[in-house]
RNA sequence: UUCCCGAAAGGGCAAAGUUACCGAAAGGUAACGGCGCAAAACCGCGGGCCUAAAGUCUUUUAUGACUAUGGUAGCCGGGUUGCCGAA
Repeated sequence: UUCCCGAAAGGGCAAAGUUACCGAAAGGUAACGGCGCAAAACCGCGGGCCUAAAGUCUUUUAUGACUAUGGUAGCCGGGUUGCCGAA
C1' cells in the first nucleotide's frame, strides 16, 4: 500500500399493524409505526413463492381446474453502485 473480516462513530432503511388511495387479486403508494437489516441501495437475468383479471378446459355452472402477460429485490442466486475503517 492492497485484500479479507466487521469493532466503534456518524448515520441510513423500515417488518407487522392502523388510516387513505390504486388494483380482479397478489400486491403497491403515502402518513404514523419499528420487527429487523452491513448493502433490507438499484436491476425481474436464472430459480422459488404468491395471485388468476383475460384466456383455455371441464361440467357437479362452481368459492371448479390449468395458466403470467401481474407481483415479490425484506426468498435465494446473479449483475451494478455505495458510508466508516479498530482488532
This is a predicted structure of an 87-nucleotide RNA (c-di-GMP-I riboswitch aptamer) from an uncultured bacterium. The coordinates come from a structure-prediction model, not an experiment, and the mean pLDDT is 87.